[in-house]
Molecule: small-subunit ribosomal RNA
Organism: metagenome
RNA sequence: AGAGUUUGAUCCUGGCUCAGAACGAACGCUGGCGGCGUGCUUAACACAUGCAAGUCGUUCGAGAAAACCUUCGGGUGAGUAAAGUGGCGCACGGGUGAGUAACACGUGGGUAAUCUGUCCUUAUGACUGGGAUAACACCUCGAAAGAGGUGCUAAUACCGGAUAACAGUUGUAUAACCAAAAGGUUAUAUGAUAAAAGGUGGCCUCUGAUUCAAGCUAUCACAUAAGGAGGAGCCCGCGAACCAUUAGCUUGUUGGUAGGGUAAUAGCCUACCAAGGCUACGAUGGUUAGCUGGUCUGAGAGGAUGACCAGUCACACUGGAACUGAGACACGGUCCAGACUCCUACGGGAGGCAGCAGUGGGGAAUUUUGCGCAAUGGGGGAAACCCUGACGCAGCAACGCCGCGUGAGCGAUGAAGGCCUUCGGGUUGUAAAGCUCUGUCAAGAUGGGAAGAAUAAGGUUGGGAAUAAGAAGUCCGACCGAUGACGGUACCAUCAGAGGAAGCACCGGCUAACUCCGUGCCAGCAGCCGCGGUAAUACGGAGGGUGCAAGCGUUGUUCGGAAUCAUUGGGCGUAAAGAGCGUGUAGGUGGUCUGAUAAGUCAGGUGUGAAGGCCCUCGGCUCAACUGAGGAGGUGCACUUGAAACUGUCAAACUUGAGUACGGGAGAGGGAAGUGGAAUUCCUAGUGUAGAGGUGAAAUUCGCAGAUAUUAGGAGGAACACCAGUGGCGAAGGCGACUUCCUGGACCGAUACUGACACUGAGACGCGAAAGCGUGGGGAGCAAACAGGAUUAGAUACCCUGGUAGUCCACGCCGUAAACGAUGGGCACUAGGUGUAGAGGGUACUGACCCCUUCUGUGCCGCAGCUAACGCAUUAAGUGCCCCGCCUGGGGAGUACGGUCGCAAGACUAAAACUCAAAGGAAUUGACGGGGGCCCGCACAAGCGGUGGAGCAUGUGGUUUAAUUCGAUGCAACGCGAAAAACCUUACCUGGGUUAAAUCCUUCAGGAAUCCCCUAGAGAUAGGGGAGUGCCUUUCGAGCCUGAAGGACGGUGCUGCAUGGCUGUCGUCAGCUCGUUCGUGAGAUGUUGGGUUAAGUCCCGCAACGAGCGCAACCCUUGUCCUUAAUUGCCAGCGGGUUAUGCCGGGCACUUUAAGGAGACUGCCAUAGUUAAUGUGGAGGAAGGUGGGGAUGACGUCAAGUCCUCAUGGCCCUUACGCCCAGGGCUACACACGUGCUACAAUGGUCGGUACAAAGGGUUGCUAACCUGUGAAGGUAAGCUAAUCCCAAAAAACCGAUCUCAGUUCGGAUUGAAGUCUGCAACUCGACUUCAUGAAGUUGGAAUCGCUAGUAAUCGUGGAUCAGAAUGCCACGGUGAAUACGUUCCCGGGCCUUGUACACACCGCCCGUCACACCAUGGAAGCCGUUUGGACCAGAAGUCGUUGAGCUAACCCUUUAGGGAGGCAGACGCCCAAGGUAUGAAUGGUGACUGGGGUGAAGUCGAAACAAGGUA
Repeated sequence: AGAGUUUGAUCCUGGCUCAGAACGAACGCUGGCGGCGUGCUUAACACAUGCAAGUCGUUCGAGAAAACCUUCGGGUGAGUAAAGUGGCGCACGGGUGAGUAACACGUGGGUAAUCUGUCCUUAUGACUGGGAUAACACCUCGAAAGAGGUGCUAAUACCGGAUAACAGUUGUAUAACCAAAAGGUUAUAUGAUAAAAGGUGGCCUCUGAUUCAAGCUAUCACAUAAGGAGGAGCCCGCGAACCAUUAGCUUGUUGGUAGGGUAAUAGCCUACCAAGGCUACGAUGGUUAGCUGGUCUGAGAGGAUGACCAGUCACACUGGAACUGAGACACGGUCCAGACUCCUACGGGAGGCAGCAGUGGGGAAUUUUGCGCAAUGGGGGAAACCCUGACGCAGCAACGCCGCGUGAGCGAUGAAGGCCUUCGGGUUGUAAAGCUCUGUCAAGAUGGGAAGAAUAAGGUUGGGAAUAAGAAGUCCGACCGAUGACGGUACCAUCAGAGGAAGCACCGGCUAACUCCGUGCCAGCAGCCGCGGUAAUACGGAGGGUGCAAGCGUUGUUCGGAAUCAUUGGGCGUAAAGAGCGUGUAGGUGGUCUGAUAAGUCAGGUGUGAAGGCCCUCGGCUCAACUGAGGAGGUGCACUUGAAACUGUCAAACUUGAGUACGGGAGAGGGAAGUGGAAUUCCUAGUGUAGAGGUGAAAUUCGCAGAUAUUAGGAGGAACACCAGUGGCGAAGGCGACUUCCUGGACCGAUACUGACACUGAGACGCGAAAGCGUGGGGAGCAAACAGGAUUAGAUACCCUGGUAGUCCACGCCGUAAACGAUGGGCACUAGGUGUAGAGGGUACUGACCCCUUCUGUGCCGCAGCUAACGCAUUAAGUGCCCCGCCUGGGGAGUACGGUCGCAAGACUAAAACUCAAAGGAAUUGACGGGGGCCCGCACAAGCGGUGGAGCAUGUGGUUUAAUUCGAUGCAACGCGAAAAACCUUACCUGGGUUAAAUCCUUCAGGAAUCCCCUAGAGAUAGGGGAGUGCCUUUCGAGCCUGAAGGACGGUGCUGCAUGGCUGUCGUCAGCUCGUUCGUGAGAUGUUGGGUUAAGUCCCGCAACGAGCGCAACCCUUGUCCUUAAUUGCCAGCGGGUUAUGCCGGGCACUUUAAGGAGACUGCCAUAGUUAAUGUGGAGGAAGGUGGGGAUGACGUCAAGUCCUCAUGGCCCUUACGCCCAGGGCUACACACGUGCUACAAUGGUCGGUACAAAGGGUUGCUAACCUGUGAAGGUAAGCUAAUCCCAAAAAACCGAUCUCAGUUCGGAUUGAAGUCUGCAACUCGACUUCAUGAAGUUGGAAUCGCUAGUAAUCGUGGAUCAGAAUGCCACGGUGAAUACGUUCCCGGGCCUUGUACACACCGCCCGUCACACCAUGGAAGCCGUUUGGACCAGAAGUCGUUGAGCUAACCCUUUAGGGAGGCAGACGCCCAAGGUAUGAAUGGUGACUGGGGUGAAGUCGAAACAAGGUA
């Protein structure tokens, strides 16, 4: 510090996810040790048992027993225990976080508005009296808890009196000071008021005196006062949660006066008076929550959090209340009410673990009913000492942090085994074994052994103060001096011994780490993207590796990354986001100059910011964690001193911002009234006759009752052609005939005036298209709804004919729009160019035009800059400032609920559950379009001939079958693989057989090889017999055959979607790329454009310049000529010969053959064109613009075809899915399709005659001639290994004859008979011949195919395959046309451009209803809770008040009877908790039924959107 994920790819926006750190954690697997920490986050749920607060005999009275001893009297125990009075403590310490949004907490102040036990310091005092009471004894009641009565007694318990100031409180008076005032402080004088208690030790100077008492002394305690320390109360400024779908709240409320009350201020309380107080800077209400130092995270700012430790608050079963006290409204106190639990004799009682342990329960989850007061701290005490679950320790738990160990060195035949393998090896791996060492830790043995402990008590002793003196005590010292829970623990030493000690997760990318096997969209994985459908580095296992390590992973949570709420540090034209527009309140911000001030600001100082933590330094545990000391820091708050630039405030000025006055012109700016013409429709009348209207075509409709058309007149409503213009005006919506009236704003010009009056603007108020609503008018045209006609599969639409609301007017609502520049307002600055509207100035010549220029508006282009890009660009989306509004992933949803507004429709405000990993913007390349432009092609058109109908051939589908082997399936499968299935082929079926046969290698044995015969059998095969003895030979040996052993085998079995190779297709279409360059990038440019071409062919232009693969050319063939050559070819001339024939000599001229050349290049001319490329025409030429034909197939597409040509990975079979053999099948046959042949006839058939080819093939062959046969053919036989011989007859054509339009003298299928040939064999299942038979068919529906010239059509010929078997295929020549205006349309293709929501690319994408399943949610008659308001009833305990006839020790009076003062019980009253009654509000759960929403491989109906998406 980033990364993954939207796309075919790109940039951006934007969410989701990951890597880090942390935790009081939990779960899974695993687990050696130690140190230090930590440990109910849930039920503030309920609690058994034990312990957690007592102590003091130096306050006081009283005072046992057990037991032991005994002389039996008693003594000791013992003045002990226990209980009581009294004092102090129990308000600390410990727990918890329910409540609390508050002066509760934090921080800083105030208290002149206060209190403070114990402690410290100082000062003074402590005099004199009195009456009770518990304990105890006796009695009574009760189950118990407990209670009552009578009697006795003490005090540091209680009470009266005295004394008491320079103090306190209070009254009066005077003075001074402070203060704005209220008031406060101080001083002086004077009056009133208020205390007390003793205990213990010691001493004998004074008095009494025996010890001793008074007294004195010491100490503790006591009283008063002042001060201190520490603590507490109260008040104030500031700070720190959410919701406005909580906007108004408040009657003790706000203030005053008086009184009460408190330690103290105060409506804290009461009475009276006034009517205030709080709130958008968020009152009130609701929800949540203890707060802080800190902790976690983060670079920081922040965010989250508040366990442990520390400060503080609150609480103690729930609610209420007071008492005592210095302090409580009190965790282990009291009273009352309630719930719950327990005891009970049923009458009544007892209790409160949110103390430490522990139990149940809840929960994913959190420990021992331990030891000790040795230390630290606390309470009591003079002290000893007692108490202390505070605390110190130990136990349990890897819960966390830190440390250590599980060994170290050497060790290569790189052992064995495992795994992988290309079979060579690699890896595990120096790892192991082995050798040499060490001894931490644990366990064992032996021995030593801490620190933590001191100012204890007490004793000895030195000094000081005090005293009359000394002692004691006290203060400062010295010495002696007891005490350890942990624990025989830590630690140390010795012995022994490598021995006892490694796991977990991961290995597709992010993210370090790879292979094999199994599985086969199954099982499973997954944080995100995503893996798995037979070759899974992603599932499971294994080997190996990576990471961490006594732990490792998972889950949860927080921060980070996330600049993804943006103060630091984001945005709003199109991604989410500018309010429809204005006026304007609060608020925010604000021009120039001067002075003052010092609130902000800045600087210095002071105080505070607890300790601990964080950071730094040093130190202590062997290190570290942990811990001690010191320092720094703590961005804050307060006080104070100063500065005065800036902001603020005050004062005084200024004119440039803003405004006002004056003069002008422009304008569909607004409102009202009036006027006008054109057109539509209707009415009346005339002319006139059969149609009109409407559409893609029609129909509904109107019309003989007279339409449409046309003429004249009239009625009525609405809208204002031309002008008209990215022209004008307005804030926006919006505004368009003309005239008048009323009225708003802007602009220009020149002066004058005011003097910051300004900008923005939350709320608020106003305006606001269309549609809609209400009331009343109006209604010509248009026209939702509706009706009819069409279209259609349907058509609740598009089209047509009608037609009502509405559109218009007046008044009132509604308040929304793609209300858009998708761009809030204001100010300033930042290159230009060119239009246009209004006003002005200058030049010129008065004007007009023109030119220059200023201001204001409105457009276009464009630089810098900005932007993701598109684009914006002085009218900013640039650069800055000010103010407002708004956004934070998509869907759910602008929806629900609530509220406000509205007559309604609805508007405004505005969520959540749930669900997805995307949704989106701009641009790019393709593809596509029922988008556009240009161009091409037998693509259409123009023609010729076919197919589709018939019969047959052939292939396919289907069916059948034991098998009908397999493959090919739109074009681009279907006379295709197959250039040829009777056996073979053959892969299929049935049956028989084989167990390693064919082939190869190694080894061994035998034999030449080879040929023939016999037996069994369907054959394979098995058995037997015979002939034959090769080459080289010295043996060996090579090759061949047979047998045996071993190893490789074999498979037309599967996967063409694992592959190579080959092939088809787009397409012989003109395209496909690269370097530099441009762009953030995908990509672009070049390759686009203007011409031209068959062509990305060429030319010109150009941010392009070059280059490559394709095109063309080079190659073959054909067409002309030349040269060379001349047999088997040819024969012009010469000779010979013949009925005739190049037959012979001869020749090579010609033809031809086959080698090499020439020729054609738009070369020439004219013309068009840009002076080009090129086109058109012409000349010449055998041939003219590629002369014709062929071969040649760019980058790529179709997971196209082929595993059955071949090759090949993987899988499968191995006495079989291999191999051999016989027979059958591939030839089946209701049917459907493709490709062909033959026909339907007279341009013909039949018969006869006659002529002209090319290219091929031939010795296992072609076969002449001759003979036989009607013929297929047979017999015989010459020639030819081929320019020599043969196949071989070419056929159509031509010349005659005949047939005469018919199912025929057309047509030949089918069938019968007889044959020929090939072959081992023609039954299934060959071809051909002859005779006979003579089917369908009379030119073929919808539809569809080929062809542009030597082509179509037609005619025959040859070849491959092959024993035989073409109507197929390949090739050859003969005869030989018609038509092309043209590119609108169909199909296919190329280029450019455009749109796109497509990229598996239109055979794409995608919407809604319905049906089904699941999920969350809204409404709902109601039902059930929880919280809470006001009203009323009721009223425990208790404080306070009143009363107090009953009761009453202390004091007073007193006549001793009593009275008084004071007090108590009781009663009454105010307040008030629980409770009750009726009624509201809020919130939660549930609810028949119901609404929409979301999700879900293959459901239904349509086809709404994306292309002009077929009606934008």